Annotation: The RNA shown here (transfer RNA) has 71 nucleotides and comes from a Minisyncoccota bacterium. Model confidence (mean pLDDT): 83 of 100. It matches the Rfam family "tRNA". Gene Ontology term of the family: triplet codon-amino acid adaptor activity. The family's RNA type in Rfam is transfer RNA. The RNAcentral record of the sequence draws on ENA. The source organism's lineage runs through Bacteria, Bacillati and Minisyncoccota.

RNA sequence: GUGGGGGUAGACCAGUGGUAGGUCGCCACCCUGUCACGGUGGAGGAGCAGGUUCGAUUCCGGCCUCCCACG
Numbered sequence: 001g002u003g004g005g006g007g008u009a010g011a012c013c014a015g016u017g018g019u020a021g022g023u024c025g026c027c028a029c030c031c032u033g034u035c036a037c038g039g040u041g042g043a044g045g046a047g048c049a050g051g052u053u054c055g056a057u058u059c060c061g062g063c064c065u066c067c068c069a070c071g
Base pairs, nucleotide, nucleotide: 001070002069003068004067005066006065007064010024011023012022013021018054026042027041028040029039030038047063048062050060051059
């Protein structure tokens, strides 16, 4: 340089035009003599700027970044 794949919560991953969800972690309460375990509830998120659309995390082109292959 060319081609392909990825970027969503603190971590790891789903979802795929109409409300963004899971596990672990975090916080509060319950439970317990204390801690842990367990139970209930809660906070917290779409890489960037555009286009299409009534509506974009999703579709389109660009940029950034990570991974793989080729050269």